This is a predicted structure of a 144-nucleotide RNA (c-di-AMP riboswitch aptamer (ydaO/yuaA leader)) from a candidate division FCPU426 bacterium. The sequence was found by an Rfam model in a public genome assembly. Its Rfam family is "c-di-AMP riboswitch aptamer (ydaO/yuaA leader)". Rfam describes the family as follows. This family represents a conserved RNA structure found upstream of the ydaO and yuaA genes in Bacillus subtilis and related genes in other bacteria.

[in-house]
RNA sequence: UAUAUUUGAAGGUCGAAUUGUUUCGAAAGAAAUAAACGGGGAACCCAACUUUAGGGGCUUAUCCAGUUUUGAUUUUCUAAAACUGACGACAAACUUUCGUGUCGAGCCCGUCAGCUAACCUCGUAGACCGCGAAGGCAGUCCCU
Numbered sequence: 001u002a003u004a005u006u007u008g009a010a011g012g013u014c015g016a017a018u019u020g021u022u023u024c025g026a027a028a029g030a031a032a033u034a035a036a037c038g039g040g041g042a043a044c045c046c047a048a049c050u051u052u053a054g055g056g057g058c059u060u061a062u063c064c065a066g067u068u069u070u071g072a073u074u075u076u077c078u079a080a081a082a083c084u085g086a087c088g089a090c091a092a093a094c095u096u097u098c099g100u101g102u103c104g105a106g107c108c109c110g111u112c113a114g115c116u117a118a119c120c121u122c123g124u125a126g127a128c129c130g131c132g133a134a135g136g137c138a139g140u141c142c143c144u
Base pairs, nucleotide, nucleotide: 011129012128013127014126018035019034020033021032022031023030024029036124037123038122039121040120041119046114054112055109056108057107058106062086064085065084066083067082068081069080070079071077072076087104088103089102090101091100094136095135096134097133098132099131
């Protein structure tokens, strides 16, 4: 000097996943509670009556389409991978347009749930560190 790893502080990103109060504790921290944000269940009416090929929920995360390859099979496949397209999501206050880039995973309920007011109930994690142009339009602090 450079690279890699670990820890802490500050500022930020995706996401509902934040803030405050009280109690216990030497502290670290734990518990409870309130607000805020988010999810599920649940009437009349309406809708639907396809319920083992079970069905359903969270989430952007399609049981999408086509082509090729592999595996199994030999009427082919609710199979896997790659590529392309369609569709969906994100990219630094918010929003619109254009371009560019990245992602489309994972988990849960347990035979059961359409919508659904009152009502009931649950969660507040985790992972990360940045694209550009044009237009519109905000927020915060101080002073008067």